[in-house]
RNA sequence: UUUUGAUAAGGGCAAACCUGUUGUGAGGCAGGGACGCAAAGCUAGAUACCCGAUUGAGGUCGGGUGGUUCGGCUACCGGA
Numbered sequence: 001u002u003u004u005g006a007u008a009a010g011g012g013c014a015a016a017c018c019u020g021u022u023g024u025g026a027g028g029c030a031g032g033g034a035c036g037c038a039a040a041g042c043u044a045g046a047u048a049c050c051c052g053a054u055u056g057a058g059g060u061c062g063g064g065u066g067g068u069u070c071g072g073c074u075a076c077c078g079g080a
Stems, first nucleotide, its partner, number of pairs: 002080004012037002017032006035067001041073003045070002048065007
């Protein structure tokens, strides 16, 4: 540097749900809580899904989810 991941070590994150708050909404934030995760770290480029507006419909525009999937960037420990 590339690749790989175990029943190791040090650890890390935090689903559903509950409480408060915020938003038209999908959702977001804080606290509790742990289903799980070897990138469940960052990134909304593509895709998928969800929300709002519009259209007779098809569709179009705006927004959201990074734990839908694929990409991009970075990274602890061990093996090769």
A computed fold for an 80-nucleotide RNA from a Halanaerobiaceae bacterium, annotated as c-di-GMP-I riboswitch aptamer. The coordinates come from a structure-prediction model, not an experiment, and the mean pLDDT is 83. It matches the Rfam family "c-di-GMP-I riboswitch aptamer". Its Rfam clan is "c-di-GMP_I riboswitch clan".